[in-house]
RNA sequence: GUUGACCGACAAGCGCCAGCACUGCGUCUGCCCGGCGAGGAGCGCAGUGGACGAGGUGGAGGUUUAUCGAGGUUGUUCGGCGGAUGCCUCCCGGUAGCGUAUCACUACCGCAAGUUCAGGCACAAAACGGUGGGGUGACCCAGCGCACAAAACCUGAGCGAUGAUACCA
Numbered sequence: 001g002u003u004g005a006c007c008g009a010c011a012a013g014c015g016c017c018a019g020c021a022c023u024g025c026g027u028c029u030g031c032c033c034g035g036c037g038a039g040g041a042g043c044g045c046a047g048u049g050g051a052c053g054a055g056g057u058g059g060a061g062g063u064u065u066a067u068c069g070a071g072g073u074u075g076u077u078c079g080g081c082g083g084a085u086g087c088c089u090c091c092c093g094g095u096a097g098c099g100u101a102u103c104a105c106u107a108c109c110g111c112a113a114g115u116u117c118a119g120g121c122a123c124a125a126a127a128c129g130g131u132g133g134g135g136u137g138a139c140c141c142a143g144c145g146c147a148c149a150a151a152a153c154c155u156g157a158g159c160g161a162u163g164a165u166a167c168c169a
Base pairs, nucleotide, nucleotide: 014082015081016080017079019078020049021048022047023046024045025044026043027042031040032039033037052069053068054067058091059090060089061088062087063086092110093109094108095107096106097105099167100166101165102164103163104162114159115158116157117156118155119154120153128145129144131142132141133140134139
């Protein structure tokens, strides 16, 4: 380096944990408590918690607090680390710029397509209330009931909307 076997991993609002909080076990002459221990603190080991869904990937490079809301604010959706479909540039392929094609330009899109505002319309999970299961425990897993978003999308209005060449009329 190649091939084969076995084991593990294969996530993308995702994964992780040295802080922090909590649990179990052990330890504990010195500190605390207590008429003395099955206590606290400390220490050791092993663990638990640590973001709820919606939406989202043409290729390359760069970059890092990468869209949207829900919940909560007594505690952790805290504090961090990594990643990432975000963003920027270039390339590719398209949409609009009121005949068609090509090339430029402007804006935008990556089965969708200018921008701003207004209106309309829809959908979620956690949460909450039960149930079952696992764990000594912190806690975890599954399922049932019951809701509730925003971006998105649709409609309307305002604003913005070209050049060159060829062809057709």